The RNA shown here (c-di-GMP-I riboswitch aptamer) has 82 nucleotides and comes from Thiobacillus sp. Of the family's consensus pairs, 100% are formed in the model. The prediction has a mean pLDDT of 86. It matches the Rfam family "c-di-GMP-I riboswitch aptamer". Its family is annotated with cyclic-di-GMP binding in the Gene Ontology.

[in-house]
RNA sequence: CACCGAACAGGGCAAACCCGCUGCGAGGCGGGGACGCAAAGUCACCGGUCUUUUGUCGCCAAAAGACAGCGGGACCGCCGGU
Numbered sequence: 001c002a003c004c005g006a007a008c009a010g011g012g013c014a015a016a017c018c019c020g021c022u023g024c025g026a027g028g029c030g031g032g033g034a035c036g037c038a039a040a041g042u043c044a045c046c047g048g049u050c051u052u053u054u055g056u057c058g059c060c061a062a063a064a065g066a067c068a069g070c071g072g073g074a075c076c077g078c079c080g081g082u
Stems, first nucleotide, its partner, number of pairs: 002082004012037002017032006035069001041075003045072003048067008
């Protein structure tokens, strides 16, 4: 450096749901809670999904946003092994 793994050490994160705050909304933050995760660490670059607004009979389009626990990509990282 590349690949494989999650038995070992230290451990980490936290779906649904509930409560509080917040946002028009998708959502976000905090607490509880664990379905899962070996990048479930970081980044909206590409695709995707979702929201709001505008235009459109509608299909759909545009703008502004959300999701990193949808896939790809980039960067960085713990343990064990080859």